[in-house]
RNA sequence: GAGGAUAUAGCUCAGUGGUAGAGCGUGUGCUUAGCAAGCACAAGGUCUCGGGUUCACUCCCCAGUAUCUCCA
Numbered sequence: 001g002a003g004g005a006u007a008u009a010g011c012u013c014a015g016u017g018g019u020a021g022a023g024c025g026u027g028u029g030c031u032u033a034g035c036a037a038g039c040a041c042a043a044g045g046u047c048u049c050g051g052g053u054u055c056a057c058u059c060c061c062c063a064g065u066a067u068c069u070c071c072a
Base pairs, nucleotide, nucleotide: 001071003069004068005067006066007065010024011023012022013021018055026042027041028040029039030038048064050062051061052060
């Protein structure tokens, strides 16, 4: 320098053009003499950034950034 992949909750990851979810973690309550485990509930997201298309985009298109990979 050229190609490809990835970017979503604190972490690991789903997700689909029509108001975004799981597990773990965190907090509260129940339980216990107490802790852990268990059960219930809750909080926590500008879906990497900027444009475009669309009635509507996390999703489609373009360009950028970061990381990984491969070729040279």